[in-house]
Context: one part of a larger RNA
RNA sequence: GGCAAUCGGUGGAUGCCUUGGCGCUGGAAGGCGAUGAAGGACGCGGUAGGCUGCGAUAAGCCUCGGGGAGCCGCCAAGCAGGCUUUGAUCCGGGGGUGUCCGAAUGGGGAAACCCGGCCAGGUUUAUACCUGGUCAUCAUGCACUGAAUACAUAGGUGCAUGAAGCGAACUCGGGGAAGUGAAACAUCUCAGUACCCGAAGGAAGAGAAAUCAAAAGAGAUUCCCUCAGUAGCGGCGAGCGAACGGGGAAGAGCCCAAACCGGCUGCAUUCGUGCAGUCGGGGUUGUAGGGCCGGCAUACGUGAUCUGUGAUUAGAUAGGCGAAGCGGCUGGGAAGCCGCGCCAGAGACGGUGAAAGCCCGGUAGCCGAAAUCGAAAGCAGCGCAGCCGGUUCCUGAGUACCGCGAGACACGUGGAACCUCGUGGGAAUCCGGGUGGACCAUCAUCCAAGGCUAAAUACUCUCCAGCGACCGAUAGCGUACCAGUACCGUAAGGGAAAGGUGAAAAGAACCCCUGAUAGGGGAGUGAAAGAGAACCUGAAACCGAUUGCCU
Numbered sequence: 001g002g003c004a005a006u007c008g009g010u011g012g013a014u015g016c017c018u019u020g021g022c023g024c025u026g027g028a029a030g031g032c033g034a035u036g037a038a039g040g041a042c043g044c045g046g047u048a049g050g051c052u053g054c055g056a057u058a059a060g061c062c063u064c065g066g067g068g069a070g071c072c073g074c075c076a077a078g079c080a081g082g083c084u085u086u087g088a089u090c091c092g093g094g095g096g097u098g099u100c101c102g103a104a105u106g107g108g109g110a111a112a113c114c115c116g117g118c119c120a121g122g123u124u125u126a127u128a129c130c131u132g133g134u135c136a137u138c139a140u141g142c143a144c145u146g147a148a149u150a151c152a153u154a155g156g157u158g159c160a161u162g163a164a165g166c167g168a169a170c171u172c173g174g175g176g177a178a179g180u181g182a183a184a185c186a187u188c189u190c191a192g193u194a195c196c197c198g199a200a201g202g203a204a205g206a207g208a209a210a211u212c213a214a215a216a217g218a219g220a221u222u223c224c225c226u227c228a229g230u231a232g233c234g235g236c237g238a239g240c241g242a243a244c245g246g247g248g249a250a251g252a253g254c255c256c257a258a259a260c261c262g263g264c265u266g267c268a269u270u271c272g273u274g275c276a277g278u279c280g281g282g283g284u285u286g287u288a289g290g291g292c293c294g295g296c297a298u299a300c301g302u303g304a305u306c307u308g309u310g311a312u313u314a315g316a317u318a319g320g321c322g323a324a325g326c327g328g329c330u331g332g333g334a335a336g337c338c339g340c341g342c343c344a345g346a347g348a349c350g351g352u353g354a355a356a357g358c359c360c361g362g363u364a365g366c367c368g369a370a371a372u373c374g375a376a377a378g379c380a381g382c383g384c385a386g387c388c389g390g391u392u393c394c395u396g397a398g399u400a401c402c403g404c405g406a407g408a409c410a411c412g413u414g415g416a417a418c419c420u421c422g423u424g425g426g427a428a429u430c431c432g433g434g435u436g437g438a439c440c441a442u443c444a445u446c447c448a449a450g451g452c453u454a455a456a457u458a459c460u461c462u463c464c465a466g467c468g469a470c471c472g473a474u475a476g477c478g479u480a481c482c483a484g485u486a487c488c489g490u491a492a493g494g495g496a497a498a499g500g501u502g503a504a505a506a507g508a509a510c511c512c513c514u515g516a517u518a519g520g521g522g523a524g525u526g527a528a529a530g531a532g533a534a535c536c537u538g539a540a541a542c543c544g545a546u547u548g549c550c551u
Stems, first nucleotide, its partner, number of pairs: 001550009015536001016500002020471002022468007029460002031166002039101003042055003046079002049075003061095006070083003106115003116135007137163009170201001171199005181188001185235001211218002222249005232240002253452003256396001260281009286430001288395003291391006301384003306381004315373003319367003325340005341358002343347001349361003401425007411437001432447005487494002507535001510522004
């Protein structure tokens, strides 16, 4: 030095554990903000570093409820001192206080700072100083005022109301890529995706046929299954990809414009009225409907808004009641085993020294609110709601449509309809007009150029209840732990590591060794200390000691 065995050290794998995650289900909520948000800075404790809570009334103040014996939050004990059955701590409702920054809004500004005006008050002999209030901008409405310029308008002033900023996804709209795929690449694809911007809601958007269909008919929209990877589109490449029809979820339909009638105002007037604006009535349709004139009739029904009722409601935000077990054995410990019982509308779950229906918290079931929030169905009010004949007054115009250029439709210009936009042209008026995939005819069907509309659908920053052939500390969120921390970066931004004594601290009094706050040996605690805080288990690499063999 090697090998082997044994005993240790080191190390922190493995097993077990879980306070944390991940995914999902059901319900709630779906917003907060100039009454100053989200998010922060700085403070507040007898002693106070951090976390939490709070705001100069500062781990809190008032009040109303709940609750019922302890309490003065956590790391985290100690010291000092208090509170509490005259009901504290704690839980819930309402209120008060709420420094400074932040949309930040009196002005400024390098956020948490600096400097003001006005009004009122305090203080001072008086200033100074202090306290409270108020003063940004824009939009809309109203009032007053008011130029060039007569009326007027612009402008100015005041008052009132609103806006702003933040927020996870979902929604709609305005813009809009590239990597990629096509085994290169340009049309194409990725994709109207990512991303940027705007707007809104609890959903959004869509929506009551100028829709489909096809000789039979359907009857707003949305969503799901199917039709179907079909018909098609496509450097007919890559790839893209319907609809009709069928089955389900849900279910709801309405209001204007116009004709006509009337009021008011202005202008014109041949004084009859006409025109314009505005308001009210009327009216809303495609088997056409309505107006006007004439005639007849007048109830069943229906409704999403509004009012009342339902409703001092249900429900939400604290809570309360809540069945039934003892003995023996082993053990440190009983919930284990043995014996004999009991409850069950409760044998979910968690805890308790091990494995508990009957020990504890709970569970099933039942009950409960001073205060704040607060429905719905239903009912009532109220609204809506006719027929026949005549007349031909009305029924959405720079619109439909056409040329050219685009977009969007599964559809890339194609035979390319339908829909939308730009640009130029530009109708008809119910004996009217659109559509049925160029176009024409026949036929069928519908009524554009105004608007509103629940439900079925999408999502989850958040709250409650629950679940998992999800993870179990190199896993599971980046974070089980004081983590978006430490640390890195000028910055945008990047971004860790780190869990476990024991049932209970009973956390080792006292003694000894020594280089004396290390480490160790006794003693003591404990079931165990080879559980001793570098603490459960304690693998391997690695280091050593002893013994044997070999060189």

The part of an RNA shown here (large-subunit ribosomal RNA, domain I) has 551 nucleotides and comes from Geoalkalibacter sp.